[in-house]
Context: one part of a larger RNA
Formats: sequence, structure tokens, C1' cells
RNA sequence: GCCAGUGACUCAUAGGCAGUGGCUUGGUUAAGGGAACCCAUCGGAACCGUAGCGAAAGUGAGUCUUCAUAGGGCAAUUGUCACUGCUUAUGGACCCGAGCCUGGGUGAUCUAUCCAUGACUAGGAUGAAGCUUGGGUGAAACUAAGUGAAGGUCCGAAUCGACUGAUGUUGAAGAAUCAGCGGAUGAGUUGUGGUUAGGGGUGAAAUACCACUUGAACCCAGAGCUAGCUAGUUUUCCUCGAAAUGCAUUGAGGCGUAGCAGUUGAUUGGACAUCUAGGGGUAAAGCACUGUUUCAAUGCGGGCUGCGAGAGCAGUACCAAAUCGAGGCAAACUCUGAAUACUAGAUAUGACCUAAAAAUAACAAGGGUCAAGGUCGGCAAGUGAGACGAUGGGGGAUAAGCUUCAUCAUCGAGAGGGAAACAGCCCUAAUCACCCGCUAAGGCUCCUAAAUGAUCGCUCAAUUAUAAAGGAAGUAGGGGUGCAGAGACAGCUAGGAGGUUUGCCUAGAAGCAGCCACCCUUGAAAGUGUGCAUAAUAGCUCACUGAUUGAGCGCUCUUGCGCCGAAGAUGAACGGGGCUAAGUGAUUUGCCGAAGCUAUGGGAUGUAAAAAGGCGUCGGUAGGGGAGCGUUUCAUCUUAGAGGGAAGCACCUGCGCGAGCAGUGGUAGACGAAGUGGAAGCGAGAAUGUCAGC
Repeated sequence: GCCAGUGACUCAUAGGCAGUGGCUUGGUUAAGGGAACCCAUCGGAACCGUAGCGAAAGUGAGUCUUCAUAGGGCAAUUGUCACUGCUUAUGGACCCGAGCCUGGGUGAUCUAUCCAUGACUAGGAUGAAGCUUGGGUGAAACUAAGUGAAGGUCCGAAUCGACUGAUGUUGAAGAAUCAGCGGAUGAGUUGUGGUUAGGGGUGAAAUACCACUUGAACCCAGAGCUAGCUAGUUUUCCUCGAAAUGCAUUGAGGCGUAGCAGUUGAUUGGACAUCUAGGGGUAAAGCACUGUUUCAAUGCGGGCUGCGAGAGCAGUACCAAAUCGAGGCAAACUCUGAAUACUAGAUAUGACCUAAAAAUAACAAGGGUCAAGGUCGGCAAGUGAGACGAUGGGGGAUAAGCUUCAUCAUCGAGAGGGAAACAGCCCUAAUCACCCGCUAAGGCUCCUAAAUGAUCGCUCAAUUAUAAAGGAAGUAGGGGUGCAGAGACAGCUAGGAGGUUUGCCUAGAAGCAGCCACCCUUGAAAGUGUGCAUAAUAGCUCACUGAUUGAGCGCUCUUGCGCCGAAGAUGAACGGGGCUAAGUGAUUUGCCGAAGCUAUGGGAUGUAAAAAGGCGUCGGUAGGGGAGCGUUUCAUCUUAGAGGGAAGCACCUGCGCGAGCAGUGGUAGACGAAGUGGAAGCGAGAAUGUCAGC
């Protein structure tokens, strides 16, 4: 891993509700008796019900409160006993699963210390004290040589250890091997026997060790400890169908309650829509208040300056209250003020069916159904981690696939079509069948179903098919304005002068370093000079004007589509081929396109039951409800079959929506089917389930 077994909502006792049944001259017995059990039967103690109200005395269809029947509260009634189902409580309480805690025992053959008694420690090196002799001294001290043999001394085997590396890591080994390494007469190593025991021991102390177990050993018991936690929880079909919110909580992954689901009963008649009537202070707007804010006018008061001996007076390019005029801003401003939403009331529709009976048809009336729910009760689930999108806000940086609210939608629990792929976007809600048709979103050159459709534009960037500030005689439009046959714009040609080198300043300053002024004359026109240039002049040029030429030209605002801005790791940002439309704006006709709608046929279901027809409904997680199939077993029940072949087994055929059922033949070789009803150790694919096998 596979296969076959086994494996989880039970039982008892009480309460509640529903269903069914008995009795309702109210119902029922409990313990106990009944020769062991059970039953019949006996047993009326007791329980429920039959009257309530009041704290009570008490009173009574009333009573309590109270001075008061003034008002108000409660009451003015009601079965009961079983069985079944659901549910609650108490128990192990759906099943498996801790780490722990407590009690009583078993362990020191491992290991930690200690005790008793034994054993072991190659070889080499160093050479303390002491002693001897010599020297030395008055004697000593001291000194030299020798002797000597000390030491938690040195090197290094055995032995004990374990610092490094490699190998090994499903090992040769649940800690080793190999190569090096440390101690090696000592606080040394070791044999045998013994001591200390679990909140205890022992510890040269690491929470170390106490039999591969140690921040508290192991075994058994309490014990099925407890687990708001994880996993698992076994047959079919039909039907309805959520929540991820509020409040509270030693509460936040839990629980209670409300909300939302289901089911059952009662009651009401309307949903959507239209109209009418409401309250409001949001959006917007506004500045009348509260604040804030810019400019202009005036300038209380202050500052500064001047004068004055001082009081003070005068002035002021400073600050500035207040007033006035103009212009702005506000979630915690409002003289104003919507749309929606909300509340209340009124009005009020459409579709369809109609059996039997009647001769048929039509019409009418009556009856019925649906579109459709609301309210009030009984019983009793799940949910209480939500996600993205749109709109209105708060937080953040008007960041986040961010966070937190409100309203709505989708997903969740929703398949199908579209968006290349893509829970939350767009279209649309899948009862079943079908090689019928019509459409939605979205598409129609090929991949790829359908237009290489039509008309008028735009775009040249392969823009389309990613992006900003900013930049540009890109191109196609629109508006405004100026000049122009008395000749515009551009080009070419000619002029562009004199006072004057104006004055000042300056070494110089002559149109052109800088400052002031910016006039006059001649003229068609010409600046006290636009730029370049010079040391300063000079020189070139411009403004301005004539001639030539001959028809539109200049400036500005704005719209559409493009261009640059534009740098990343494979060609990798149309889905691809590819496209100048097969891009884009507008108009238009067709077609394709879904599980939508429709056609045809079948099934289920709601509408109390029966009948008929019509209408409606039939996606679904958590979860509720309904109806069934099967297994084992039971029966004073009904009652087959079977060696002329039971059960079982494998295959085939038929039936049933399905769980499943039936049948022929085969195999097998002894039991055993069906109906009705009862009872459960009653259905497996999952639990790192469990046991056996391979």
C1' cells in the first nucleotide's frame, strides 16, 4: 500500500411538546398481595383535573388594593392514563485521543555517594629533605662532591578517559570505528558483597544520575479522570433552507439571548405600483450667527519722530481694535435647502380552470387556483472568523488584495455563457430527456460558431494592444481677433539721416559699462537707438519707409486622434496567426451565441382529503421536515418451499427515480423464503482507526 472482517447518538429515570390509542357516569393506580417469574386479578394510599383571589386571617365567580366596585391587578377555568417520536436534565452519555493529580506497591545487577574486603599500575627521566666525606669556623653558619630517595613531579604502555577530524547516519553498533588526543603513585583504576527510594535518594553541582524512562522513576488502581481542542461518525429518494450581525460574558476560534432557517397551528388579505399627507436639516448653496480668510477705505489704541519746563501738541511709508465695501472657506457654522429613504392613508390589477348532471355551443352567475405574503403562538436547528465589487464616509498618505462603518449586489451555499486562463466583474438561476427553434452579455478575417457587411469621418503611431508632470508649426475641425488690390504676410532691392561724440560719469563712454533726460530738424522713413562688435571709434544689423511681386496672411483660445517623455533581467504588456483595418468615432441591417426563453415528451410536488383540469414550483453548504430500501432476530400470528437440490457464490436478463427486488441456467450440498407486526450489538471509504492476510 491493497483486500477481507471489526469500528461511533445508546440505555435508565424524570420534565416539556407533538402524534396515536383507552376511558371521559372524570382519568390512573404505587408499594404490596397473587405458592419462583410473568399474567389475569386484588390493592384508592397517592397524583392530575374539577375555582379563583389575597402575604394572611379570609372570602368566593369573584377577589386583592382602597375611605370608595372610582380606577387598576389577577381570575371568571379544566381532561387524564399509556405507547411512539423529538427534545431537555442527571448519569462515561456519539466514538477514539492527552499532558497531569491521588493512593498502594516494585526497583541502586545501569548509574551517584558511602561502607566492608580484595586486586592492578611496563619502561624511562628529574633528583627535595636527610646522611657521609672534604673545605670552612673558637664552635656554628656556610660551601663542594658523593650518597640518598621525595613528589595530587616529568615522558610514556597497560588501564581509565573523551579535546579534534573523517567514516557511519534504513549504521557492523539505539553513541561505534579509524587517525591523532588527556591523566597514568593518585582527590588513581577496578572485582566481589553491602547502604541510601520517588517530592525521596545521591550529587568535586551539569537539574546531573536513580535499569535505553527523570524540572520529579516504574507498576497497578481511582479511571471510561477531564479536554470550550483536533480527527472521525456507515442506506436511498423528495422538500424547505440560513448565518458570519446586536447585546452580555475572566469574553474574543467558547457560551447565552435577540436576529435570520425549519416545522406545526390560528388569523388576516394582499405584493409591486400610483396618488395623497407628513416630520427632517444630509447633498447643494450661503455668510444672517459661530469661527476663519484676502484686498481697499476710515483709524479707537499703541509704537516711533519732532516741539515743549511740564501737562501736552503736531507729524507718521509702523502695528492695529472697530465700522464700511468687495471676494473666499467650514465634520463639530446655517438666513436657506433638495433627490432618495422612512412613516401613515387611499386607490387597485392580471392570467387560468371548472368534474359529475344537463343534447351541444356561447354568454352570465357561482365555485376554485396562481402571481404573494404579513401577523400571533407551540416545538426546536445551525450561525454569531465572512470575502470581493459599487456607492456614501472615518482611519491611513483621498497608499495597500489595508483597516473600520452604512446601503446594495455577487460569492459563501450557484452550475451554465462572456471577460485568453480568472470564488466575489458582465449575462443568467441547472426537475429529467431531446442531433427543434429564439435570444442575453459578448461577438462575426483564420485558430473559432457567426459580415473579409453597408454609409460618413478620424488615425500612420502597428497607435490600437500599459502611465504622469512637461514638451512640439504632427494632423483634422470649431471660436475670437488683427492686417490685406489705397497691395497685406514672406522674399528680393534701396534707404535707415542731421543737431549729436546730447548731458553726467569716466583713462576712454561716440545709439549699444553705468546714471538722468528721451527733445528738435529734414523727410517716404529713420529709436537721445533692437542685437552683434571695438580699448574707444569704425563696421554689421534691427525698428521704421519706398520700389518690386500679387492673394490671402498673422496672433490667440479650444475639440478629436496621434508624437516625445517611456530604462530589467528569454521574443514574453493584442490569447496567437496576423491586420492600415481585422484600429477608432457615429449611423445602420443581418447573423452567431447559455443549463435563459420556447417547442415536444416524461417525473415529482403545492393547492385539507377524494375526483378533474388548470396554474405554480422543483440550484443548494450548515441545518429542519417527509417518505422509503435493506440487515439480524422474535412470534401459541398468516404460512410457502427444500437431496426431484435450501442458504451461499459468480455472471446474465427483467423491474424500480433510487436504496434495492425478481427470474432462468451454473456452482454448491442442508436448510429456509414471503406477508403482518415487534425488537435492535442494523448499513463504512476515510478516524497517522483496529485485527488478520498478502